Molecule: Bacterial small signal recognition particle RNA
Organism: Bacillota bacterium
RNA sequence: GGUUGGGUCCUGCGCGACGGGAGCUCUCGAACCGUGUCAGGUCCUGACGGAAGCAGCACUUAGGGAAAUCUUUCGGGUGCCGCAGUCUCGCCUGGCCCGA
Numbered sequence: 001g002g003u004u005g006g007g008u009c010c011u012g013c014g015c016g017a018c019g020g021g022a023g024c025u026c027u028c029g030a031a032c033c034g035u036g037u038c039a040g041g042u043c044c045u046g047a048c049g050g051a052a053g054c055a056g057c058a059c060u061u062a063g064g065g066a067a068a069u070c071u072u073u074c075g076g077g078u079g080c081c082g083c084a085g086u087c088u089c090g091c092c093u094g095g096c097c098c099g100a
Base pairs, nucleotide, nucleotide: 001097002096003095004094005093006092007091008090010085011084012083013082014081015079016078018075019074020073021072022071023070025066026065027064028063034059035058036057037056042051043050044049
C1' cells in the first nucleotide's frame, strides 16, 4: 500500500424489559329523575280479585377506589438482543498478500 472480516456510526424490520393509558377481576356506587322484588299503607271492586307503588333488599349505569397476572395500545439517549441494508466516509481491531 492492497484485499478481506468484525465492532462502532446510520437506516429499516422484529423481539424483550421499563414507564403511561385502556380492557379483565374485586369493591363502593342512584332520597326522586335505573331494573327487579315490593312489608306497611293507598286506590278500584258488592265480593272474588286487581292496580299503582314508598321504605327495605338484590342487581347495576355513569363514575370512584384497589394489588398482581393476562390482553391490547402508546412512548424513547430502552437492550454489551436478532436479521437485513447503507457506507468501505470516519474511528478501533483481526487475517492474508506485496513492498520498504